[in-house]
Predicted 3D model of a 72-nucleotide RNA (transfer RNA) from a Patescibacteria group bacterium. Its Rfam family is "tRNA". Rfam links the family to the GO term triplet codon-amino acid adaptor activity. The prediction has a mean pLDDT of 80. NCBI's taxonomy places the organism under Bacteria, Bacteria candidate phyla.
RNA sequence: GGCCAGGUAGCCAAGUGGUAAGGCGGAGGUCUGCAAAACCUCUAUACGUGGGUUCGAUUCCCAUCCUGGCCU
Numbered sequence: 001g002g003c004c005a006g007g008u009a010g011c012c013a014a015g016u017g018g019u020a021a022g023g024c025g026g027a028g029g030u031c032u033g034c035a036a037a038a039c040c041u042c043u044a045u046a047c048g049u050g051g052g053u054u055c056g057a058u059u060c061c062c063a064u065c066c067u068g069g070c071c072u
Base pairs, nucleotide, nucleotide: 001071002070003069004068005067006066007065010024011023012022018055025043026042027041028040029039030038048064049063050062051061052060
């Protein structure tokens, strides 16, 4: 330098055009002599950045940054 995959909340992670699931974590509660465990409820300005297309973009297009891999 070329090619491929990826970047979503504090962490992991689903979602491929109609404003984003789940788990861990965190908070409160039930229970308990006190806890732990279990169960219930709640929790956050989360889609790398800048443009474009579209009535509408995490999703499609272009550029760019970062991470990993392959080739030279």